Context: one part of a larger RNA
RNA sequence: CACCGCCCGUCACACCACGGGAGUCGAUUGUACCUGAAAUCGGUGGGCUAACCCUCGGGGGGCAGCCGCUUAUGGUAUGGUCGGUAACUGGGGUGAAGUCGUAACAAGGUAGCCGUAGGGGAACCUGCGGCUGGAUCACCUCCUU
Numbered sequence: 001c002a003c004c005g006c007c008c009g010u011c012a013c014a015c016c017a018c019g020g021g022a023g024u025c026g027a028u029u030g031u032a033c034c035u036g037a038a039a040u041c042g043g044u045g046g047g048c049u050a051a052c053c054c055u056c057g058g059g060g061g062g063c064a065g066c067c068g069c070u071u072a073u074g075g076u077a078u079g080g081u082c083g084g085u086a087a088c089u090g091g092g093g094u095g096a097a098g099u100c101g102u103a104a105c106a107a108g109g110u111a112g113c114c115g116u117a118g119g120g121g122a123a124c125c126u127g128c129g130g131c132u133g134g135a136u137c138a139c140c141u142c143c144u145u
Base pairs, nucleotide, nucleotide: 003108005105008101009100011098013095014094015093016092018090019089020088023085024084025083026082027081028080029079030078031077032076033075034074039070041068042067043066044065047063048062049061052059053058111132112131113130114129115128116127117126118125119124
């Protein structure tokens, strides 16, 4: 490269990261219940028993065994936190070019924009309120020449 301009959104295709997500896997942790190794401690100790005592019969002390408390681990149920993965799903970004329209930029061909409500393939449309960051025409006020 200057309206044969600029430019908006849906849709289609490709790639990228992110969110949601039935579920599923793992880590960690809480609660309730079940189980209860070893060991300490407590009870019992009819079986066993070297030191001590003894009237030689035993006694005392000790040990095994048995029971109980505490409890590691394991199990069952249920909840919290964190992470992985996931059918599907949501928008976002980028892309030479593609599809549909033409919303915005000139009064952009219905001035635009903001808020809000409704509607619509999409940009958007309509209602209500507001703004001028609206062109044109007329008038008023002010400023400069």
Molecule: small-subunit ribosomal RNA, 3' minor domain
Organism: Desulfuromonas sp. CSMB_57